[in-house]
């Protein structure tokens, strides 16, 4: 230079003018003074925190997650690391636990799709021949054919996948039959590591197919509901009528335990009545700056700051410089353009959406000193 | 705020539980017939199965993520 991997950041700045909205000062709808969207604030897909249900006890069954070790209030996030796949490579990705519990699937093609079995071919044995040839004329050997015999799985073809691979040996013909490397599979040791697992060695038989994001198996997890959760307070209406013996501790059955109820309900139908305030509410796993520990997620400590809290509606518009990115111009400068989205109980964290930039680390290839 | 639903040609809806080329009926186009036109007969064409991965030899169908639409409770 070129073609890339990773990983982090900004989300226009600043001044006036003019609004709108949350608190406060004022007697005050005068007027001051002060706060007022994000990196996703979205999707509700995951974990919690806080509240409340007469504390969640067992049994089946859902549903979840699935290599280790660590981070963390918690997680199906995260970080390191192991292994698999891909990439020359920086790196990416992986639902990554079992298939020698068991059950089913493997379409078409193929002999044969999983436990055995044999289409072509191969080789024995049994016949057959106006076939051939040799000789001591009956028989021998070679061929070609035919069996409801029989041995094979070298080699040929199907398919995504076919019961190791190479190379001697052996055989009627073959074949882990047998033997030497090799690849894999179990069992045992040793040696490194917390550990997922790496290496090295010995022995085995001679090799065992894939799917589990089918169904199942093993591990671990989950009570349930949500700020319209609950508290207080106010205002109305009929403590009005009819059913029942059960009901209800908020996803399914069943047991069990509680707890109202049969003096008729905190059931259940009809009827009636309200559509207010207040509270929870934003000082919190909170920001930033700093040194510290850890590879690293992240965790301690010091200083500092307080920064939305509504009714579903507010949170914004103009001008002026400056900065960006275009286009046009010889230049001085004109013109345009700026995204996705937007709080409503709080938090961590996936996923999406994003105009236009900015910075660090690396990698592969070519030139050149 | 909470639980679910569905998405296949323009329109309406299959596809046998994963097997190959995704089929049917309306509608469209062209042709045969008619003086024309409808109707009927032949034929033809239309699909990234809502979108993006993944798992399988193999995906409309399994998983996961997202988009568009709709439903019910309080």
């Nucleotide at each position: 230079a070129g073609a890339g991997c990773c990983a982090g950041c900004c989300a226009g700045g600043u001044a006036g003018u003019c609004g709108c909205u949350g608190g406060c000062c004022g007697a005050a709808a005068a007027g001051g003074c002060u706060g007022g969207a994000g990196g996703a604030c979205a999707g509700u897909c995951c974990g919690g925190g806080c509240u409340c249900c007469g504390c969640a006890g067992g049994a089946c069954a859902a549903a979840a997650u699935g290599g280790u070790c660590g981070a963390u209030a918690a997680c199906g996030u995260c970080g390191a690391c192991c292994g698999g796949u891909c990439g020359c490579g920086a790196g990416a990705u992986c639902a990554g636990g079992g298939a020698a519990a068991g059950u089913g699937c493997c379409a078409c093609a193929g002999a044969a799709a999983g436990c055995a079995a044999a289409c072509c071919g191969c080789c024995u044995c049994a016949g057959u021949u106006c076939g051939c040839g040799c000789c001591u004329c009956g028989g021998c050997g070679c061929a070609a054919u035919u069996g409801c015999a029989g041995g094979u799985a070298a080699g040929g073809g199907u398919g995504a996948a076919a019961c190791g691979g190479u190379g001697g040996g052996g055989u009627a013909a073959g074949a882990g039959c047998c033997c030497a490397c090799c690849a894999g599979c179990a069992g045992g040791c040793a040696a490194g590591g917390c550990g997922a697992c790496u290496u090295g060695c010995c022995u085995g038989g001679c090799u065992c197919g894939g799917c589990a994001a089918a169904c199942c198996c093993c591990a671990u997890u989950u009570g349930g509901a949500g700020c319209a959760a609950g508290g207080c307070c106010a205002a109305g209406c009929a403590g009005g009528g009819g059913g029942a013996a059960g009901c209800g501790g908020c996803u399914g059955u069943c047991c069990g335990u509680c707890g109202c109820g049969u003096u008729g309900a905190c059931c259940u139908c009809c009827g009636g009545g309200u559509a207010g305030g207040c509270u929870g509410c934003u000082u919190g796993a909170g920001g930033c700056c700093g040194c510290g520990a850890g590879c690293a997620a992240u965790c301690g400590c010091u200083g500092u700051c307080c920064c939305a809290g509504a009714g579903a509606a507010a949170u914004g518009a103009c001008u002026a410089u400056c900065g960006g990115c275009a286009g046009c111009u010889c230049a001085g400068g004109c013109u345009g353009c700026a995204a996705c989205a937007g709080a409503a109980c709080c938090c961590g964290g996936c996923u999406u959406a994003u105009c236009g930039g900015c910075u660090g680390g690396c990698u592969c290839u070519c030139u050149c000193a | 705020g909470c639980a679910c639903u569905u998405g296949u040609a323009g329109c309406u809806c299959a596809a046998u539980u994963g097997g190959a080329u995704a089929g049917a009926g309306c509608a469209g186009c062209g042709g045969u017939c008619u003086a024309c036109g409808g109707a009927a007969c032949c034929g033809c064409a239309g699909g990234u199965u809502g979108c993006a991965g993944g798992u399988u030899c193999g995906a409309a169908u399994c998983c996961u993520g997202c988009c568009a639409a709709g439903u019910g409770c309080a």
Molecule: RNase P RNA; transfer RNA
Organism: Planctomycetota bacterium